The part of an RNA shown here (large-subunit ribosomal RNA, domain II) has 692 nucleotides and comes from Gossypium trilobum.
The source organism's lineage runs through Eukaryota, Tracheophyta, Mesangiospermae, Malvoideae and Gossypium.
Context: one part of a larger RNA
RNA sequence: GCCGGUGACUCAUAAGCAGUGGCUUGGUUAAGGAAACCCAUCGGAGCGGUAGCGAAAUCAAGUCUUCAUAGGGUAAUUGUCACUACUUAUGGACCCAAACUUGGUUGAUCUAUCUAUAACCAGGAUGAAACUUUUGUGAAACUAAGUGGAGGUCCAAACCGACUGAUGUUGAAGAAUCAACAGAUGAUUUGUGGUUAGGGGUGAAAUUCCACUCGAACCCAAAGCUAUCUUGUUCUUCCCGAAAUGCAUUGGCGCAGCAGUUGACUGGACUUCUAGGGGUAAAUCACUGUUUUGGUGCGGGCCGCGAGAGCAGUACCAAAUUGAGGCAAACACUGAAUACUAGAUAUGAUCUCAAAAUAACAGGGGUCGAGGUCGGCCAAUGAGAUGGUGGGGGAUAAGCUUCAUCGUUGAGAGGGAAACAACUCCGAUCACCAGCUAAGGCCUUUAAAUGACUGCUCAAUGAUAAAUGAGGUAGGGGUGCAGAGACAGCCAAGAGGUUUGCCUAAAAGUAGUCACCCUUGAAAAAGUGUAUAAUAGCUCACUGAUCGAGUAUUCUUGUAUCGAAGAUGAAUGGGGCUAAGCGAUCUGCCGAAGCUGUGUGAUGUAAAAAUGCAUUGGUAGGGGAGCGCUCCACCCUAAGGGGAAGCACCCGCAUGAGCAGAAAUAGACGAAGCGGAAGUAAGAAUGUUGGC
Numbered sequence: 001g002c003c004g005g006u007g008a009c010u011c012a013u014a015a016g017c018a019g020u021g022g023c024u025u026g027g028u029u030a031a032g033g034a035a036a037c038c039c040a041u042c043g044g045a046g047c048g049g050u051a052g053c054g055a056a057a058u059c060a061a062g063u064c065u066u067c068a069u070a071g072g073g074u075a076a077u078u079g080u081c082a083c084u085a086c087u088u089a090u091g092g093a094c095c096c097a098a099a100c101u102u103g104g105u106u107g108a109u110c111u112a113u114c115u116a117u118a119a120c121c122a123g124g125a126u127g128a129a130a131c132u133u134u135u136g137u138g139a140a141a142c143u144a145a146g147u148g149g150a151g152g153u154c155c156a157a158a159c160c161g162a163c164u165g166a167u168g169u170u171g172a173a174g175a176a177u178c179a180a181c182a183g184a185u186g187a188u189u190u191g192u193g194g195u196u197a198g199g200g201g202u203g204a205a206a207u208u209c210c211a212c213u214c215g216a217a218c219c220c221a222a223a224g225c226u227a228u229c230u231u232g233u234u235c236u237u238c239c240c241g242a243a244a245u246g247c248a249u250u251g252g253c254g255c256a257g258c259a260g261u262u263g264a265c266u267g268g269a270c271u272u273c274u275a276g277g278g279g280u281a282a283a284u285c286a287c288u289g290u291u292u293u294g295g296u297g298c299g300g301g302c303c304g305c306g307a308g309a310g311c312a313g314u315a316c317c318a319a320a321u322u323g324a325g326g327c328a329a330a331c332a333c334u335g336a337a338u339a340c341u342a343g344a345u346a347u348g349a350u351c352u353c354a355a356a357a358u359a360a361c362a363g364g365g366g367u368c369g370a371g372g373u374c375g376g377c378c379a380a381u382g383a384g385a386u387g388g389u390g391g392g393g394g395a396u397a398a399g400c401u402u403c404a405u406c407g408u409u410g411a412g413a414g415g416g417a418a419a420c421a422a423c424u425c426c427g428a429u430c431a432c433c434a435g436c437u438a439a440g441g442c443c444u445u446u447a448a449a450u451g452a453c454u455g456c457u458c459a460a461u462g463a464u465a466a467a468u469g470a471g472g473u474a475g476g477g478g479u480g481c482a483g484a485g486a487c488a489g490c491c492a493a494g495a496g497g498u499u500u501g502c503c504u505a506a507a508a509g510u511a512g513u514c515a516c517c518c519u520u521g522a523a524a525a526a527g528u529g530u531a532u533a534a535u536a537g538c539u540c541a542c543u544g545a546u547c548g549a550g551u552a553u554u555c556u557u558g559u560a561u562c563g564a565a566g567a568u569g570a571a572u573g574g575g576g577c578u579a580a581g582c583g584a585u586c587u588g589c590c591g592a593a594g595c596u597g598u599g600u601g602a603u604g605u606a607a608a609a610a611u612g613c614a615u616u617g618g619u620a621g622g623g624g625a626g627c628g629c630u631c632c633a634c635c636c637u638a639a640g641g642g643g644a645a646g647c648a649c650c651c652g653c654a655u656g657a658g659c660a661g662a663a664a665u666a667g668a669c670g671a672a673g674c675g676g677a678a679g680u681a682a683g684a685a686u687g688u689u690g691g692c
Base pairs, nucleotide, nucleotide: 001692002691003690004689005688006687011091012090013089014088015087016086018084019083020082021081022080023079027047028046032042033041052059062074063073064072065071094232101222102221103220104219106217112196114194115193116192117191118190119189121186123155124154125153126151130147131146132145133144159183161181164179165178166177167176198214200210201209235626236625237624238623239622240621245256246255247254257381260377261376262375263374264373265372266371272344273343274342275341276340282334288328289327290326292324293323294322295321296320299317300316301314302313304311305310348368349367350366351365352364353363384409385408386407387406388405389404390403391402392401393400414425415424416423430599431598432597434596435595436594440590441589442588443575444574445573449587451586452585454583455582456581462577469561472559473558474557475556476555477554478553479552480551481550489546491544492543495519496518497517501513502512529538530537601616602615603614604613605612606611630677631676632675634673646665650661652659653658
C1' cells in the first nucleotide's frame, strides 16, 4: 500500500413543545400490599387544573398604585395521564487522543557518593632526605665521592580513559571500529557484599546520575481526568434553503438578524400616476472663511521744510471700499436625479355560468401565479471574496485597507472571454442522432457569408502607454496674395547726402548708445545676416525683367509615425491576414443544460381521478417519505435432502436505497406479511485487527 473483519449521537431521570391515544359525570396514582414471570387488582398520600391581584393584611372578575378609577401595571382563565419524535438539563453523554495532578507500590544487578572485605599495576629513567668516608676547623659550617631509594616525579605496556581525524549512519554495534592521543604508586583502577528512594537520594556541580526513561524514575489506581483545539462520524429519495451583519466579549460562547417547519390574522407584491419633506451632486459667492490683481488710500513707515503747531512729498506696508477673476467635507442666496413617506390605480393564465351553427367582446363566480404582521418549535452562521457606483485612509498606489449600495461567487453547472471562483450571456427534474435564439462569432485550427455596400489605414498599425517632435495621409473651415501675372526658380538693380551724431586705438549699415531724416528713383533700411584690426567683400528686405496658375498661413476631425529597455526562445491562442484591420449601413447563418417540440417523473393547488397552471441548481442547515441488517411476537409457522441459508456467471424490475428469477456450487435450516426492539448500514479518523 491493497483486501476482508471491526469502528463513533447511546441510556437513565426530569422539563418544554408537537403528534397520537384514554378519560373528561374533572384527570392520575407513588411508595407499598396481596399475588407470585408478566398482565390485571388494591393503595388518593401526593401532583396538575378549576381566579386573580398585591410585599402583605385584605379584597376578588377584579386587584395594586394613589387624595383620586385621573392615569398606569397586571388579570378577566384553564384539561389531565400515558406513548412517540425533537430539543434542553444532570450524568463519561458522538468517538479516538494529551501534557499534567493526587494516592499507594517497586527499584542503587546500570549509574552517583559512602561502607566492609579483597585484588591488579611489564620494563626503563631521574636520584630528595638520611647515612658513611673525604676535604676543612679548636669544633663546625662547607667541599667531594659513595651508599641510599623519596615523589598526586619522568618514558612506556597491561589496566582505566576519550583530545583529533576517518569509517560507520536501513551500522558488525540503539555510541562501535581504525589511526593517533591522555593517566598509568595514585584524589589510581577493579572484584564481591552492603547503605542512601522520588520533591526524595546522590552530586570534585553538568539540571549530573538514580536499570536504553530524569527541570522530578517506574508501575498501578483516581480515570472513560480535562481539551474553547485537529481529524473522523457509515443507506436512498423528495421539498425548502442561509450566514460571514449589529450589540456585547481578550477570544470561543451568548442575544438579535437571516433559514426550516407548524399555526393564527390580514391582504394588491410590482408597475404607473399624484402629493410631500429634504439640502447631497451640480452650480454660485448673498453670508462665514480663503485667494490673485487694478483703482481710491484710513492709518503707519521713510524723507524734506519749520522754533513749534503743522505743511508738502513718496516706485514702501496697507485697513476699508470698489472693478475684474478664483476656491470650500466641517460656507450656503440656490438646487436636481435617485432614495424615502403617504394616497390612488389596476394585471396575466385557466375553468365555469354557457345552452343554441360558429366566432368575438363584456359581465358574475372559482383557481393559480406574485405580499405582510404576530406566535410555537428548532438549526447553521457571526474569518468572507471580488466587480460596478458613492466616499474615508494611502500616493485619486496595491489582488491594499475601511464604510454605504447593487450584482456575482460563496452554495451555480452550461455557452463566451485561448486557458481564467467573483467579468459576460444564462439559472442544470430526467430522456432525445429534433427546432429557435442570447452573449460571442462566421479564412483555417473550429460550428457558421473568402457576404453586400461605403470610407479610412501601409504602420503587420490592428495585436500595450504619456508629455513632446514631425511638409505622413484623408476630410472640414477661417484669412491673405494672385492674368493689372501671385508663390518658387533664374537674369539684373539694391544708390547718393554719409565714414549720420556720440563713444572709441579703430567703430565706415552691421561692439555699444541717441536719433532713424533728406535726395534720386521701378526699387533700395542711417540697414536682415555673414565677414574685416577698421575698411573692403558676400547676402537679405525692397524693385524690374523672364515664367504662366494657383499660392501662403491658421483653426479643426479621422487615422498612422517617433518617443517605446528585462531577464531560458516567443507568442493577435497558433497558422496566417493588406483584410481575415478600423469606422458607418444591411442581410443571412452558427451558437448554451436558455426557450420550444416529443415523451416520463415529482412538488404546490383545486376533495380524489382526469386535466390546467406554476414549480423542480444547491454548501451549512431544517423537514417529509422510504430501503436494508439483527433479534422478538403472531409461530418453535408457510416452504425445505425431489435441496434451506450462504456464495453468485447471467437476466429482469424499481426514481433509488434495493428486490425477484434462474444455471452451478453448497448441504440444513428458514421466508413473506402485520407489528415491536435496537450493539442497525463505512472509504477516509498518520483508525484498529488478520492476511498478502